A computed fold for a 90-nucleotide RNA from Candidatus Rokuibacteriota, annotated as c-di-GMP-I riboswitch aptamer. Its Rfam family is "c-di-GMP-I riboswitch aptamer". Its family is annotated with cyclic-di-GMP binding in the Gene Ontology. NCBI's taxonomy places the organism under Bacteria, Bacteria candidate phyla. The prediction has a mean pLDDT of 83. RNAcentral records the identical sequence in 2 taxa.
RNA sequence: GCUGUCUAAGAGCACAGCCGCCUAAAGGCGGUGACGCAGAGUCACGGGACUACAGCGAGUAGGCAUCGCCACGUCCGCCGGGCCGCCAGC
Numbered sequence: 001g002c003u004g005u006c007u008a009a010g011a012g013c014a015c016a017g018c019c020g021c022c023u024a025a026a027g028g029c030g031g032u033g034a035c036g037c038a039g040a041g042u043c044a045c046g047g048g049a050c051u052a053c054a055g056c057g058a059g060u061a062g063g064c065a066u067c068g069c070c071a072c073g074u075c076c077g078c079c080g081g082g083c084c085g086c087c088a089g090c
Stems, first nucleotide, its partner, number of pairs: 001090004012037002017032006035077001041083003045080003048075003055069004
């Protein structure tokens, strides 16, 4: 460099739940915990999903409440793709 990701030793990650912290929320971070993961490393680029502070609309005499819309927020452990890497063979 090319091909493969069947096998997984060594090493690695860590779902739900529980505790603490941050956030308007979704969600995130730390601890605990292992459901699982051969890229469960990384990038929100395409699709998808979650949330809706602010904003806009409805509502109201006006405002508040309430309801609807909306990503500029979030998820890479939903799928695809990019980048980098482990292992095996050549």